[in-house]
């Protein structure tokens, strides 16, 4: 320095050809229970790493940047 993949709730992970951002576990409240856990029902949470661009419309296509993992080269 070059190539790939990856970055989406608090954690792990989806999201189709560009058309209303989701699960599960967490976490709050309630039911239940003598009390917890278990369960069940309901509710909160998102600059979709960051800039810009193209589009009527971008988590999604382009382009700059950054982290993060992985492979390669050089040089001492």
């Nucleotide at each position: 320095g070059c190539c790939g993949a990856c970055g989406u709730a608090g954690c792990u992970c989806a999201g189709c050809u560009g058309g209303u951002a989701g699960a599960g576990c967490a976490c709050a409240u309630c039911a239940c229970u003598c009390g917890u856990a278990a369960u069940g029902a309901u509710g909160g949470g998102g600059u979709c790493g960051g800039g810009a661009g193209u589009u009527c419309g971008a988590g999604u296509c382009u382009c700059c940047c950054c982290g993060u993992c992985g492979g390669c080269u050089c040089c001492a």

Predicted 3D model of a 76-nucleotide RNA (transfer RNA) from an Actinomycetes bacterium. The prediction has a mean pLDDT of 81. Lineage of the source: Bacteria > Bacillati > Actinomycetota > Actinomycetes. It matches the Rfam family "tRNA". It is annotated as a transfer RNA.